[in-house]
A computed fold for a 194-nucleotide RNA from Tumebacillus permanentifrigoris, annotated as Lysine riboswitch aptamer. The prediction has a mean pLDDT of 76.
RNA sequence: GAGGUGAGUAGAGGCGCGAAUACAUCAUGAGUACGUGCGAGGAGAGACCGGGAUCUCGAUGAAUCGCAGGGAAAGGGACAUUCGCCGAAGCCGAGGUGGUACCGGAUUACCUCAGGCUGGGUCUGCAUUGAACAAGUGCAGGACUGUCACGUGACGGACCUCAACCCGUCGUCACGUGGAGGACUAUCUCACAA
Numbered sequence: 001g002a003g004g005u006g007a008g009u010a011g012a013g014g015c016g017c018g019a020a021u022a023c024a025u026c027a028u029g030a031g032u033a034c035g036u037g038c039g040a041g042g043a044g045a046g047a048c049c050g051g052g053a054u055c056u057c058g059a060u061g062a063a064u065c066g067c068a069g070g071g072a073a074a075g076g077g078a079c080a081u082u083c084g085c086c087g088a089a090g091c092c093g094a095g096g097u098g099g100u101a102c103c104g105g106a107u108u109a110c111c112u113c114a115g116g117c118u119g120g121g122u123c124u125g126c127a128u129u130g131a132a133c134a135a136g137u138g139c140a141g142g143a144c145u146g147u148c149a150c151g152u153g154a155c156g157g158a159c160c161u162c163a164a165c166c167c168g169u170c171g172u173c174a175c176g177u178g179g180a181g182g183a184c185u186a187u188c189u190c191a192c193a194a
Base pairs, nucleotide, nucleotide: 001192004190006188008187009186010185011184014086016085017084018083019082020081021080025078026077034070036068037067038066039065040064044057045056046055048105049104050103051102089118090117091116092115093113094112095111096110097109098108099107100106119145120144122142123141124140125139126138127137128136129135147179148178149177150176151175152174153173154172155171157170158169159168
């Protein structure tokens, strides 16, 4: 030493990320699902989809429709508090275990993977999950923002010099271009060189 090793340590990006809690509250879900009564109807009906079989209900009236009177909940969201954090986290893929009666699909919860993508939030459009115009996720685009590099300009002090100026280096600011988080800043350790 503007550089190599180590998932080293500590930090920064901001409406920053995620989780949990409340015999919570609020809105939505929803006058929905569902039950009951009456009437019509007249043999099927039931599990996310398909399949076969099993099981359950059904002439003491199935599916379906109408009327009347009752009438939820979950997931997700807002607010508040607490905790863990800055690949925080999210998604995709592969593998494993479990759930949805069985098999297959689909879906869902958890775990693992220096496997892949994304610096961050936000807005718009499309798709998807969803009851939803909420929220989540993916893709694309817009402006914004943080970081590093390069370039241009300005400013300031320092270095360079015997001294001063100029050039150059360093720092700050502005603008422009580009890159990516295994990054960036600071610092430590080890190795190498002087």